[in-house]
Molecule: RNase P RNA; transfer RNA
Organism: Thermodesulfobacteriota bacterium
RNA sequence: UAGAUUCGGCAAUCGCCGGUCGCAGGUCCAUUUUCCUGACGGCGGGAGGAAAGUCCGAGCUCCGCAGGGCAAGGCGCUGGGUAACACCCAGUCCCGGCAACGGGAAGGAAAGUGCAACAGAAAAUAAACCACCUCCGGGAUACCGGAGGAAAGGGUGAAAUGGUGAGGUAAGAGCUUACCAGCAGUAAGGGCGACCUUAUUGGCUUUGUAAACCCCGCCUGGAGCAAGACCAAAUAGAGGAACGUUGAGGGCGGCCCGUCCAAGUUCCUGGGUAGGUUGCUUGAGAUCGGAAGAGAUUCCGGUCCUAGACUGAUGAUUGCCAUCCGUCUCCGACGGAAACAGAACUCGGCUUAUGGUCUGCCAU
RNA sequence: CGGGACGUAGCGCAGACUGGUAGCGCACCUGAAUGGGGUUCAGGGGGUCGGAGGUUCAAAUCCUCUCGUCCCGACCA
Numbered sequence: 001u002a003g004a005u006u007c008g009g010c011a012a013u014c015g016c017c018g019g020u021c022g023c024a025g026g027u028c029c030a031u032u033u034u035c036c037u038g039a040c041g042g043c044g045g046g047a048g049g050a051a052a053g054u055c056c057g058a059g060c061u062c063c064g065c066a067g068g069g070c071a072a073g074g075c076g077c078u079g080g081g082u083a084a085c086a087c088c089c090a091g092u093c094c095c096g097g098c099a100a101c102g103g104g105a106a107g108g109a110a111a112g113u114g115c116a117a118c119a120g121a122a123a124a125u126a127a128a129c130c131a132c133c134u135c136c137g138g139g140a141u142a143c144c145g146g147a148g149g150a151a152a153g154g155g156u157g158a159a160a161u162g163g164u165g166a167g168g169u170a171a172g173a174g175c176u177u178a179c180c181a182g183c184a185g186u187a188a189g190g191g192c193g194a195c196c197u198u199a200u201u202g203g204c205u206u207u208g209u210a211a212a213c214c215c216c217g218c219c220u221g222g223a224g225c226a227a228g229a230c231c232a233a234a235u236a237g238a239g240g241a242a243c244g245u246u247g248a249g250g251g252c253g254g255c256c257c258g259u260c261c262a263a264g265u266u267c268c269u270g271g272g273u274a275g276g277u278u279g280c281u282u283g284a285g286a287u288c289g290g291a292a293g294a295g296a297u298u299c300c301g302g303u304c305c306u307a308g309a310c311u312g313a314u315g316a317u318u319g320c321c322a323u324c325c326g327u328c329u330c331c332g333a334c335g336g337a338a339a340c341a342g343a344a345c346u347c348g349g350c351u352u353a354u355g356g357u358c359u360g361c362c363a364u
Numbered sequence: 365c366g367g368g369a370c371g372u373a374g375c376g377c378a379g380a381c382u383g384g385u386a387g388c389g390c391a392c393c394u395g396a397a398u399g400g401g402g403u404u405c406a407g408g409g410g411g412u413c414g415g416a417g418g419u420u421c422a423a424a425u426c427c428u429c430u431c432g433u434c435c436c437g438a439c440c441a
Stems, first nucleotide, its partner, number of pairs: 001360006008321007016046002019043004023038004048340001052351002055349005060224004067257004072220005077091005092106001093104004107215002112213002114209003129154002132149007162180006181205002183202008228278004238269006249261003271440003285304008323337006365437007374390004384421001392408006414430005
């Protein structure tokens, strides 16, 4: 530095939460089944790699199957994988590292707009403080004042409009030229592609910022298991205000159109019940073998069923063994230790927290 | 369990949308007026904006991760 693997094992005793079988009791009934209870017994099951954060993507459920436009939000190199993704795999380019290797919200700044504090002459079609050069005037040839040239040197800054040499000039400047760097165009070759290599043309030299607005391309209906369905219980089935059948209000999250429902809707004050069943765990499922592929992954066959609580279970003690650490009288003995953390509708990822073991590679 | 908001001086709050070097009130310290205190006046100190990383010349502000605090969500009528 990259990857793999594990979250101790066995036994005894005492508990906790579901399931199932038997037994006992109860409800209903003509009887059985069903259902409920057991402070009865047997058998079998009982947290994680992150169960976490709730950051993405889905399944599932409801909203009258959700139509059009605007707005809003998300994503953004290329190819592939997937139910889907902001995830994964392989690559391109850039950056970091001596290296193994790691990282990248990586389209557009040459479509438009905005911003660039302080310092500095000047911060994006703008400019000259010191220094340089020419002319004019003054003066003791030092120097001072005025008019103009130029943008190479100094200085400021995060950033100052390519770099070096030569020519050129009053002094200078891509002003010209050779080479180098960048950009744009053309041609040839390689690659599915991002892109790469080579040749050639143009003095073209173009600041940065889009995790600023924005432009381009693609995607998105909303709410969430306290979704939703069923049963039971209870009351003051109440009072007041606003709007309304001249169409309020709602489906429809923001607006408009469209469409459907529509006689009540919303708020305040006060009151009641806070119990049960279902959704609920068999699923994009786990594991073994084979095949395809560079890989992510997919296909075929066999085997397996692996928590479903709701004041919320999954624990405690003892012994032996295993692992690690320390000490000693070292083929052993003694003593000690084990992190992060705990399901709550279910999956696929990401991120964060974290103990041990093993392997490959790199550097010294 | 689900949904949402906030964190800036000792305390209560601005600033964040649109990046340019952080302020207001109370409290605290010093001095003056008073015999002393309160009150008033004048002056001053105190912050790396919850933490870490990224974008940028530059981050309280933009983006990501993380820590903490707070709020809302049952049914009937």